Predicted 3D model of a 690-nucleotide part of an RNA (large-subunit ribosomal RNA, domain II) from a termite gut metagenome. It matches the Rfam family "Bacterial large subunit ribosomal RNA".
Context: one part of a larger RNA
RNA sequence: GCCUGCGAGUUAUGGUAUGUAGCGAGGCUAAGGGAUGGGAGUCCCGGAGCCGCAGGGAAACCGAGUCUGAACAGGGCGAUAAUUUAGUUACAUGCCAUAGACCCGAAGCCAAGUGAUCUAGCCACAGGCAGGCUGAAGCCCGGGUGAAACCGGGUGGAGGGCCGAACCCUAGUCUGUUAAAAAAGGCAGGGAUGACCUGUGGCUUGGAGCGAAAGACUAAACAAACUUGGAAAUAGCUGGUUCUCCCCGAAAUGCCUUGAGGGACAGCCUCGCCAAAACCUCGCGCAGGUAGAGCACUGGAUGGACUAGGGGGCCUCACCGCCUACCAAACCCAAUCAAACUCCGAAUGGCGCGAGACAACUGGCGGGAGUGAGACUGCGGGCGACAAGGUCCGUAGUCGAGAGGGAAACAGCCCUGACCGCCGGCUAAGGUCCCGGAUAGCAUGCUGAGUGUGAAAUGAUGUGCCCUGGCGAGGACAGCCAGGAGGUUGGCUUAGAAGCAGCCAUUCCUUGAAAGAGUGCGUAACAGCUCACUGGUCGAGUCACGGCGCGCAGACAAUGUAACGGGGCUAAGCAUGCAACCGAAGCCGCGGAAUUCACGAGCGAUCGUGAGUUGGUAGGGGAGCAUUCCGCAGACCGACGAAGGCGUGCCGGAAGGCGCGCUGGAGGGGGCGGAAGAGAGAAUGCAGGU
Numbered sequence: 001g002c003c004u005g006c007g008a009g010u011u012a013u014g015g016u017a018u019g020u021a022g023c024g025a026g027g028c029u030a031a032g033g034g035a036u037g038g039g040a041g042u043c044c045c046g047g048a049g050c051c052g053c054a055g056g057g058a059a060a061c062c063g064a065g066u067c068u069g070a071a072c073a074g075g076g077c078g079a080u081a082a083u084u085u086a087g088u089u090a091c092a093u094g095c096c097a098u099a100g101a102c103c104c105g106a107a108g109c110c111a112a113g114u115g116a117u118c119u120a121g122c123c124a125c126a127g128g129c130a131g132g133c134u135g136a137a138g139c140c141c142g143g144g145u146g147a148a149a150c151c152g153g154g155u156g157g158a159g160g161g162c163c164g165a166a167c168c169c170u171a172g173u174c175u176g177u178u179a180a181a182a183a184a185g186g187c188a189g190g191g192a193u194g195a196c197c198u199g200u201g202g203c204u205u206g207g208a209g210c211g212a213a214a215g216a217c218u219a220a221a222c223a224a225a226c227u228u229g230g231a232a233a234u235a236g237c238u239g240g241u242u243c244u245c246c247c248c249g250a251a252a253u254g255c256c257u258u259g260a261g262g263g264a265c266a267g268c269c270u271c272g273c274c275a276a277a278a279c280c281u282c283g284c285g286c287a288g289g290u291a292g293a294g295c296a297c298u299g300g301a302u303g304g305a306c307u308a309g310g311g312g313g314c315c316u317c318a319c320c321g322c323c324u325a326c327c328a329a330a331c332c333c334a335a336u337c338a339a340a341c342u343c344c345g346a347a348u349g350g351c352g353c354g355a356g357a358c359a360a361c362u363g364g365c366g367g368g369a370g371u372g373a374g375a376c377u378g379c380g381g382g383c384g385a386c387a388a389g390g391u392c393c394g395u396a397g398u399c400g401a402g403a404g405g406g407a408a409a410c411a412g413c414c415c416u417g418a419c420c421g422c423c424g425g426c427u428a429a430g431g432u433c434c435c436g437g438a439u440a441g442c443a444u445g446c447u448g449a450g451u452g453u454g455a456a457a458u459g460a461u462g463u464g465c466c467c468u469g470g471c472g473a474g475g476a477c478a479g480c481c482a483g484g485a486g487g488u489u490g491g492c493u494u495a496g497a498a499g500c501a502g503c504c505a506u507u508c509c510u511u512g513a514a515a516g517a518g519u520g521c522g523u524a525a526c527a528g529c530u531c532a533c534u535g536g537u538c539g540a541g542u543c544a545c546g547g548c549g550c551g552c553a554g555a556c557a558a559u560g561u562a563a564c565g566g567g568g569c570u571a572a573g574c575a576u577g578c579a580a581c582c583g584a585a586g587c588c589g590c591g592g593a594a595u596u597c598a599c600g601a602g603c604g605a606u607c608g609u610g611a612g613u614u615g616g617u618a619g620g621g622g623a624g625c626a627u628u629c630c631g632c633a634g635a636c637c638g639a640c641g642a643a644g645g646c647g648u649g650c651c652g653g654a655a656g657g658c659g660c661g662c663u664g665g666a667g668g669g670g671g672c673g674g675a676a677g678a679g680a681g682a683a684u685g686c687a688g689g690u
Stems, first nucleotide, its partner, number of pairs: 001690006011099013026051003032045005055062002065077004102240002105237001109230006120204009129194001131163003134159001138155006167191003172187004206222001208218002243624006253266002256263002267371002269368007280356007292344001293342002298338003302334003307328001309327002311324004374399010404415003419592004424588003430582003433567003439579001441578006452569001458553002462550005468544004479537005485510003490504003516531001520529002593614009625679001627676006636668002644663008
């Protein structure tokens, strides 16, 4: 892991609602007793007591009233009245309460006990420490002294002394890690006469011991041992909770909460009863201050004009004054900005009345819930950075609880809401060259970038369409040929300044087809080249601005193309129009089932017709199947083979039921009722097997 078995809403009492039954202004007995009987029952007594028939008050108490109060006042709660005086007992079912209360699960708390054969410390009595080294005190002798101290030699044998086995230990490292071992082995290492090691016996313990102190140790788990008990502690937490079908079907919000992953109440779901209406559209009426807009208010911000005040300058001994391309209030003009500005002001939405259509909603009371972690997308906003698969509101949708088709794949996007069957049809989104169902469809344009098949500011004679203006057969644009002059080197400045360093200027005049007191290059300055401008040549368009469509550059990432799903495509790309087809559990057709309402039939169970409905988690409601036992029960089946097992056929909408064969070898069951140890795949479930 698998298989088999076991494994979770029970029981008691009280309450409450519903159903059924009895009696009914009443209903019921309890303990106990009697009779009878073996069906541990049945029948009969038993009215104590309980609930109801009256309320009010804290109560005494009063009573259709009573309480408050001084009150014959007012008020509260009742009575009366009204469609309405209805209860009570039993059983069943839902739910609540008290109990372990659906089952399993703590870490823990407390009590009484058991432990120091491990280990910690201590006590008593014992035992152990090869060998070697060092050589303290003391003592002796000698020297020395007045005597000493002191010095030398010897003797001596001290020391938590030295080296190192046994013995004890472990800072390092390797191995071992389903080990040889639930702590060891190898190497190397420390102590080794001591605060040493060891034996035997003894003493101290659970908030206690013991501790050269690590929260260490107290029998292989110690920040409070172990055993048993309180005990089924508690667990707002996690997991699990067993047959079937049918109807409806949520929530992830508000408020409060030592509240935030839990609750109470409300909201939303369901079931019953009662009542009448709800939604949508249109018409009429009404409230409003958002979007937008505006500047009339409140404020912000810009320029100008005007002009207080201030700064600066001038003048003055001072006063007075004057100037100002400084700052600037108010007023004026122009043009603006605002969630907390509004002279204005929609659309949608909301409320009321009326009408119409559709089809099944709405309100109240009562029983039962679940939910109170939501997610994304579009739109309107706050926060954030006009970030986030961010966060918080509003609004709509989808998912949640929704399958099917599309988006390559893809809860939240697009289409569409799956009762069942069909080898029938039509469509939606999206598609129709091949993979791969369906036109390599038609028409007209565009793109040439594989753009399509990823991206911005910005850049560019890409290309198509449109528009405006200038020039042009009186010859434009581009090229080529030629001219491009004179006063004059304009004046000033300057070393020089001559078209071309710089400054000045009514930058003028002449000739001429035209030619600037000069567009650029150039020189030290000149010179030189060139341009504007003009003629010729040529012979048809040319130059500039703007708008739109599609393209180009901008464009760099990590295994391998890898930014169309792929192949591949120049249409199989883009735009517009048209026709056809494919395409879903949508719609239609055919057959069937269930359910709701209405109508009809029937005493009824129920049947028929019509219209609608039948996705579904939490959850509510309904109807059934199977298992064990019991009653009716003295019925039925069974060795001519029960249950169970293995197969197989048939029946039913499902749970399931029935038959037959083999196996098995002694019990089993139909019908109608009753009662439950009543259904297994999950709980790191429990036991056994493998």